[in-house]
RNA sequence: UAUUGAAAAAGCUAAACCCAUCGUGAGAUGGGGACAGAAAGUUACAGGUCUUUUACUCAUUUGUAAAAGAUGGCUGGGCUACCAAU
Numbered sequence: 001u002a003u004u005g006a007a008a009a010a011g012c013u014a015a016a017c018c019c020a021u022c023g024u025g026a027g028a029u030g031g032g033g034a035c036a037g038a039a040a041g042u043u044a045c046a047g048g049u050c051u052u053u054u055a056c057u058c059a060u061u062u063g064u065a066a067a068a069g070a071u072g073g074c075u076g077g078g079c080u081a082c083c084a085a086u
């Protein structure tokens, strides 16, 4: 430096759910809690999904478009990185 994550060690993150706060909402933050993760570190660049508003459509909340957002624990890409084996 490259590949890999079977075994080992040191550690790390923390789903659902519950509580508090914030947000119209998707969700976010903190505490508890562990389903899981080898990039579950980081980045909304591409796609996806979701929310809100507006317009059109439909005529019962459906579809389309635009704008503004959410999600990195949906996928791909970018950047960075611990340990071990080869």
Base pairs, nucleotide, nucleotide: 002086003085004084005083012037013036017032018031019030020029021028022027035073041079042078043077045076046075047074048071049070050069051068052067053066054065055064056063

Predicted 3D model of an 86-nucleotide RNA (c-di-GMP-I riboswitch aptamer) from a Campylobacteraceae bacterium. Its Rfam family is "c-di-GMP-I riboswitch aptamer". Rfam links the family to the GO term cyclic-di-GMP binding. The coordinates come from a structure-prediction model, not an experiment, and the mean pLDDT is 83.